[in-house]
Context: one part of a larger RNA
RNA sequence: CUGGGCGUAAAGAGCGUGUAGGCGGCCGCACAGGUCCGUUGUGAAAACUGGAGGCUUAACCUCCAGACGUCGACGGAAACCGUGUGGCUAGAGUCCGGAAGAGGAGAGUGGAAUUCCUGGUGUAGCGGUGAAAUGCGCAGAUAUCAGGAAGAACACCAAUGGCGAAGGCAGCUCUCUGGGACGGUACUGACGCUGAGACGCGAAAGCGUGGGGAGCGAACAGGAUUAGAUACCCUGGUAGUCCACGCCGUAAACGAUGGGUGCUAGGUGUGGGAGGUGUCGACUCCUUCCGUGCCGUAGCUAACGCAUUAAGCACCCCGCCUGGGGAGUACGGCCGCAAGGCUAAAACUC
Numbered sequence: 001c002u003g004g005g006c007g008u009a010a011a012g013a014g015c016g017u018g019u020a021g022g023c024g025g026c027c028g029c030a031c032a033g034g035u036c037c038g039u040u041g042u043g044a045a046a047a048c049u050g051g052a053g054g055c056u057u058a059a060c061c062u063c064c065a066g067a068c069g070u071c072g073a074c075g076g077a078a079a080c081c082g083u084g085u086g087g088c089u090a091g092a093g094u095c096c097g098g099a100a101g102a103g104g105a106g107a108g109u110g111g112a113a114u115u116c117c118u119g120g121u122g123u124a125g126c127g128g129u130g131a132a133a134u135g136c137g138c139a140g141a142u143a144u145c146a147g148g149a150a151g152a153a154c155a156c157c158a159a160u161g162g163c164g165a166a167g168g169c170a171g172c173u174c175u176c177u178g179g180g181a182c183g184g185u186a187c188u189g190a191c192g193c194u195g196a197g198a199c200g201c202g203a204a205a206g207c208g209u210g211g212g213g214a215g216c217g218a219a220c221a222g223g224a225u226u227a228g229a230u231a232c233c234c235u236g237g238u239a240g241u242c243c244a245c246g247c248c249g250u251a252a253a254c255g256a257u258g259g260g261u262g263c264u265a266g267g268u269g270u271g272g273g274a275g276g277u278g279u280c281g282a283c284u285c286c287u288u289c290c291g292u293g294c295c296g297u298a299g300c301u302a303a304c305g306c307a308u309u310a311a312g313c314a315c316c317c318c319g320c321c322u323g324g325g326g327a328g329u330a331c332g333g334c335c336g337c338a339a340g341g342c343u344a345a346a347a348c349u350c
Stems, first nucleotide, its partner, number of pairs: 003322004007304002012318001014201004021194003025088007033081002035077007042069001048066007091191001092188003095184003103177007110154001114150008125136002162169002206247006215241002220236004258317006266295011299306002323350003332343004
């Protein structure tokens, strides 16, 4: 429990699409369901509230009045909500134009590095550490040169930068494809916002089937360290990391800040677009729209801090919180191959 809240105290769902529902722009006209007004009916008594009175007082009792309803009927009002109808363009969308981007999917391709293989040169060490040892090496290692193979990741550019709803996205090229900003103003004419359920997407790890496997590397083995060392350090190394398809559905999935709309000083960077000044031209400078940072006024905040990208001022819709532990657990249900996930208590205790 009709309260107060949700950046850090408990609390914003990981993110989107969207059903029901809730909420919804400007100007007419109509209706009269909501709303408002009047009249009327009913609302038993007791109880309740106010006043007066009776028992010595009180409780109690009596009388009067009030009150007691999402109530009915009739008549009326038409601002607002609603409904119907007509119109509008400021919200929303379509169209046209040039430009930006690691947005997504598929295919192809490049160089550096690493490891391995083959051959040449070459000889006794290499490697590793705090120091060592395990390890590798005279069956020729390390180093160096040439050739070959493989897999994975893309130095510089690179940014406090860009794109995406989020997760996330980075060599280069091609194909297919989503979204957004800006400018134009031709078109539609409120077509909007949110969104319980639902559906889809969703890092890493993990799972299934099949491939692949260079480097790295849970587990594991060995060497050290240590009182011990199931660690930190070293030498190896399996799963995995990679690909295809199918699952899983979690995270400090974070801006720890749900979405939308309007309003409220400025200053200064930076990415994209448009216009203007200026110029032979590129810059510069000025204005403006969108994004992304920093600083800061009012205001807010427990403080820290936030501050036109609000945590300010308001409204609409959804989600969530309600002392700590027990517990995000048990039970049940749903989902999953499993791991487990989602939903979610109580006893008891402080």
A computed fold for a 350-nucleotide part of an RNA from an uncultured bacterium, annotated as small-subunit ribosomal RNA, central domain. Model confidence (mean pLDDT): 89 of 100. It matches the Rfam family "Bacterial small subunit ribosomal RNA". Gene Ontology terms of the family: structural constituent of ribosome and ribosome. The RNAcentral record of the full RNA draws on ENA and SILVA.